Small-subunit ribosomal RNA, central domain from a metagenome, 351 nucleotides, folded computationally. Rfam family: Bacterial small subunit ribosomal RNA. Its family is annotated with ribosome and structural constituent of ribosome in the Gene Ontology.
Context: one part of a larger RNA
RNA sequence: CUGGGUGUAAAGGGCGUGUAGGCGGUUUGGUAAGUCCAAUGUGAAAUCAUCAUCGCUCAACGAGAUGUCCGCAUUGGAUACUGUCAGACUUGAGUGCAGAAGAGAGAAACGGAAUUCCUGGUGUAGCGGUGGAAUGUGUAGAUAUCAGGAGGAACACCUGUGGCGAAGGCGGUUUCUUGGUCUGUUACUGACGCUGAGGCGCGAAAGCUAGGGGAGCAAACCGGAUUAGAUACCCGGGUAGUCCUAGCCGUAAACGAUGGAUACUAGGUGUGGGAGGUAUCGACCCCUUCCGUGCCGUAGUUAACGCAUUAAGUAUCCCACCUGGGGAGUACGGUCGCAAGACUGAAACUC
Numbered sequence: 001c002u003g004g005g006u007g008u009a010a011a012g013g014g015c016g017u018g019u020a021g022g023c024g025g026u027u028u029g030g031u032a033a034g035u036c037c038a039a040u041g042u043g044a045a046a047u048c049a050u051c052a053u054c055g056c057u058c059a060a061c062g063a064g065a066u067g068u069c070c071g072c073a074u075u076g077g078a079u080a081c082u083g084u085c086a087g088a089c090u091u092g093a094g095u096g097c098a099g100a101a102g103a104g105a106g107a108a109a110c111g112g113a114a115u116u117c118c119u120g121g122u123g124u125a126g127c128g129g130u131g132g133a134a135u136g137u138g139u140a141g142a143u144a145u146c147a148g149g150a151g152g153a154a155c156a157c158c159u160g161u162g163g164c165g166a167a168g169g170c171g172g173u174u175u176c177u178u179g180g181u182c183u184g185u186u187a188c189u190g191a192c193g194c195u196g197a198g199g200c201g202c203g204a205a206a207g208c209u210a211g212g213g214g215a216g217c218a219a220a221c222c223g224g225a226u227u228a229g230a231u232a233c234c235c236g237g238g239u240a241g242u243c244c245u246a247g248c249c250g251u252a253a254a255c256g257a258u259g260g261a262u263a264c265u266a267g268g269u270g271u272g273g274g275a276g277g278u279a280u281c282g283a284c285c286c287c288u289u290c291c292g293u294g295c296c297g298u299a300g301u302u303a304a305c306g307c308a309u310u311a312a313g314u315a316u317c318c319c320a321c322c323u324g325g326g327g328a329g330u331a332c333g334g335u336c337g338c339a340a341g342a343c344u345g346a347a348a349c350u351c
Stems, first nucleotide, its partner, number of pairs: 003323004007305002012319001014202004021195003025089007033082002035078008048067004053063003092192001093189003096185005104178007111155001116150007126137002163170002207248006216242002221237004259318006267296011300307002324351003333344004
């Protein structure tokens, strides 16, 4: 390489969009590039294979015959499939129309509870904290309680294996701007599709740059304890940071540890969003159906665990990745980055 694989043994790219490429629905006709058949030419010799052939006493070796050289070219033909050209179609895909749900995204404004701080009132000796304490705080009047004010951050209940989003993720209320999805209808287009190396974009937290902001929390740090020690766990403090704006970073157990698309293959039972029917005064209930999201389970599958119409079953197409452990996600080089570092990514050696 081939082969075999990728939920947990090595292995699915963090996610999307899309270029090249690969693959691609039904049907008619043309063509004959692929494909198939035939003929002709060529494919040097040696090598290689076969031989109840021949020559060295045998064999190796050598000779002969046949085959191979699996190929290429030309000509003629076949037309099922693929390609290509022309035409048609509607089931794939998309559009329109009528409805629907939603923490989908961005911006602005507003709201109440709570913590902290400040001012004032009441009030007096403790408060706080723990396993127990101490550091801390308080007669310069704390804690508690009442009234007023300031400021920042987060949005209790509703809240639900509920919803939305490609993923990361998204949760107070209102307004504005805006993306996607689902159902019904079958009016329109007529294969416009699937995947997607590169590319481009998005991408939690932490971190970085500049300017703001800073209530609470809190790496580092400082104390108090604990302990043999305690650079920890517990307690009192506390700065970056956490928040906002603009720009970087580009990584996570970025997980369903399960790439995307399509089709097919028993059921049962919840739940979210539609549509139709039945029923009814009406709302429920009940039945059918589409889309999502859970649980259980048959066949099948799996090393087992388990998965099981949301497949890890049965198949097809495309991409990514794996190939014993360590060395090592290291070194070197390259690209990117302000840096931190990221991406790409070995070998010697060793078991």